[in-house]
Context: one part of a larger RNA
RNA sequence: GGCGUACGGUGGAUGCCUUGGCGCCAACAGGCGAUGAAGGACGCGGUAAGCUGCGAAAAGCCCCGGGAAGCCGCAAACAGGCUGUGAUCCGGGGAUGUCCGAAUGGGGAAACCCUAUCUGGUAAAACCAGAUAACGGCCCGCUGAAUACAUAGGCGGGUACGAGCUAACCCAGGGAAGUGAACCAUCUCAGUACCUGGAGGAAAAUAAAUCAAUCGAGAUUCCGAUAGUAGCGGCGAGCGAAAUCGGAACAGCCCAAACCGGUGUGUUUACACACCGGGGUUGUAGGACCGCAUGAGUAGAGUUAUCAAUCCGGAGGCUAGGUGAACCCGCUGGAAAGCGGGGCCAUAGAAUGUGAUAGCCAUGUAGCCGAAAGCUUACCGGACUCGAAGCGGUAUCCUGAGUACUACGAGGCACGAGAAACCUCGUGGGAAACCGGGGAGACCACUCUCCAAGGCUAAAUACUCGUUGGCGACCGAUAGUGAACUAGUACCGUGAGGGAAAGGCGAAAAGCACCCCUGCGAGGGGAGUGAAAUAGAACCUGAAACCGUAUGCCU
Numbered sequence: 001g002g003c004g005u006a007c008g009g010u011g012g013a014u015g016c017c018u019u020g021g022c023g024c025c026a027a028c029a030g031g032c033g034a035u036g037a038a039g040g041a042c043g044c045g046g047u048a049a050g051c052u053g054c055g056a057a058a059a060g061c062c063c064c065g066g067g068a069a070g071c072c073g074c075a076a077a078c079a080g081g082c083u084g085u086g087a088u089c090c091g092g093g094g095a096u097g098u099c100c101g102a103a104u105g106g107g108g109a110a111a112c113c114c115u116a117u118c119u120g121g122u123a124a125a126a127c128c129a130g131a132u133a134a135c136g137g138c139c140c141g142c143u144g145a146a147u148a149c150a151u152a153g154g155c156g157g158g159u160a161c162g163a164g165c166u167a168a169c170c171c172a173g174g175g176a177a178g179u180g181a182a183c184c185a186u187c188u189c190a191g192u193a194c195c196u197g198g199a200g201g202a203a204a205a206u207a208a209a210u211c212a213a214u215c216g217a218g219a220u221u222c223c224g225a226u227a228g229u230a231g232c233g234g235c236g237a238g239c240g241a242a243a244u245c246g247g248a249a250c251a252g253c254c255c256a257a258a259c260c261g262g263u264g265u266g267u268u269u270a271c272a273c274a275c276c277g278g279g280g281u282u283g284u285a286g287g288a289c290c291g292c293a294u295g296a297g298u299a300g301a302g303u304u305a306u307c308a309a310u311c312c313g314g315a316g317g318c319u320a321g322g323u324g325a326a327c328c329c330g331c332u333g334g335a336a337a338g339c340g341g342g343g344c345c346a347u348a349g350a351a352u353g354u355g356a357u358a359g360c361c362a363u364g365u366a367g368c369c370g371a372a373a374g375c376u377u378a379c380c381g382g383a384c385u386c387g388a389a390g391c392g393g394u395a396u397c398c399u400g401a402g403u404a405c406u407a408c409g410a411g412g413c414a415c416g417a418g419a420a421a422c423c424u425c426g427u428g429g430g431a432a433a434c435c436g437g438g439g440a441g442a443c444c445a446c447u448c449u450c451c452a453a454g455g456c457u458a459a460a461u462a463c464u465c466g467u468u469g470g471c472g473a474c475c476g477a478u479a480g481u482g483a484a485c486u487a488g489u490a491c492c493g494u495g496a497g498g499g500a501a502a503g504g505c506g507a508a509a510a511g512c513a514c515c516c517c518u519g520c521g522a523g524g525g526g527a528g529u530g531a532a533a534u535a536g537a538a539c540c541u542g543a544a545a546c547c548g549u550a551u552g553c554c555u
Stems, first nucleotide, its partner, number of pairs: 001554009015540001016504002020475002022472007029464002031165002039100003042055003046078002050074002061094006070082003105114003115133007135162002137159007169200001170198005180187001184234001210217002221248005231239002252456003255400001259278009283434001285399004289393004300386003310383005315377005321369003327342005343360002345349001351363003405429008415441001436451005491498002511539001514526004
């Protein structure tokens, strides 16, 4: 020195564990904000750096309810307190709530600086305290140009109307490229990503100028088929319907106009215009109008769909909780829930904990019960509010205009200009009036069908920042969130931004009194605790690499 063996050191794999994650289901909630949000800065503790909580009334104050013997957060200790006159804790309501932040008196390099007015502290000033003072919208008043009336504008007062934040879902205005086409330009990716605006708990769409096919259907939305079909397509790559059928869910309404009445303005006393009320709302045309009938504030409906408009009570639910059956002995052991013996409960043998494996020890579980206060309801009742109707006639009137349509240029439709209808824009032109008009995929005829140019509308559908409960052939600390721990922390970067590592003593700290070595060290040896200290805090288990000590053999 090598190979073994034994015992160690180092190291932190593995096993076991779980406070944390991940996914899904059900129910709820789906907003917060000038009554100052979200998010922060700075403070607040006897001692107090961080987190948590809170706000100069500062780990808290008041009231109501629950609850029960302990309590002063994580988090020990000392000191000092609170509490059966019910604390701590849990739920509901309230008070306080510095400064920044939409930030809003003005400014500003956020958490800072500066000001005006009023009120109070004063008799007054300084100073202090409190309040008010942004902009826009809306309402009211005063004033008031060009320009006579007027209007614009100006000034003042009032106003919790707006602004800002928010995960995804939704609608709209804009809108790529990498890519695919084995290149690439039409095309594709894709109306995707992204930017902007807006809204709601959903949004959008929605009550036929729709489809269909000679039969008929009867708003919208979503799902399954139809169907990768018909089609579109450098007929390449690719894109890709609809009718119809089966389901989910179902709900229909209101204006404009004609006409009637009223008010006001203008002028030429009859019109015009504006506003208000009635009327009226459709396509087998309907309505006005005319004639005949007159029912009732009834039937019925509704109170955020349906013209309009909400309150009260009940009941249920949510926000704390309560009750809740049944076991002992022996043995082993540090410890019994294990084993042995004998019992018991069960509308409860889910689960977790307890010194090892517990239906009967604890918390619980099944079942049953419960709210002073706040919130909520699709349920019930009451008050209240609204509130119908039929038949016939057709001379006249009305039925959404720079609209329909059209030429050119675009976009959307599964449809790339194509035979290209249909829908929507831009530019130019520009109707008809029910004997009317749109559509049925060029166009024409016949036939059928529907009534544009105004508006509202629940449900079925989409999503999950969040709350509660539950589940998992999901993970178990290099996994699972980046984050089980003071984690978006430390750290890096001018910045946008990037972004870790890090869990486990023991049943219980019983966390090693005392002695010895030592630098009044570090570390160790005794002693003691403990079942165990090779469980001693660099703490469960403790693999390998790597490093030793001792020894056998070989050299």
This is a predicted structure of a 555-nucleotide part of an RNA (large-subunit ribosomal RNA, domain I) from a Terriglobia bacterium. The coordinates come from a structure-prediction model, not an experiment, and the mean pLDDT is 83. Lineage of the source: Bacteria > Pseudomonadati > Acidobacteriota > Terriglobia. The sequence was found in a public genome assembly. Rfam family: Bacterial large subunit ribosomal RNA. Gene Ontology terms of the family: structural constituent of ribosome and ribosome.